[in-house]
Molecule: transfer RNA
Organism: uncultured archaeon
RNA sequence: GCCUGCAUAGCUCAGUGGUAGAGCGUCAGUUUUGUAAACUGAGGGUCGGGGGUUCAAUCCCCUCUGCAGGCU
Numbered sequence: 001g002c003c004u005g006c007a008u009a010g011c012u013c014a015g016u017g018g019u020a021g022a023g024c025g026u027c028a029g030u031u032u033u034g035u036a037a038a039c040u041g042a043g044g045g046u047c048g049g050g051g052g053u054u055c056a057a058u059c060c061c062c063u064c065u066g067c068a069g070g071c072u
Stems, first nucleotide, its partner, number of pairs: 001071007010024004018055001026042005048064005
């Protein structure tokens, strides 16, 4: 220098055009003499930045940034 993949909640990841979810973690409640475990509930995300297509974009296209891998 060129090519490919990834970027979504605190962490690990789903989500292939129609107002975003799970597990773990956090907080609260129930239970217990108390803690843990278990059960129930709550909170937490302008989906990496910018632009484009579309009635509508986490999703399609371009570009930038970061990370990972490959080639030279």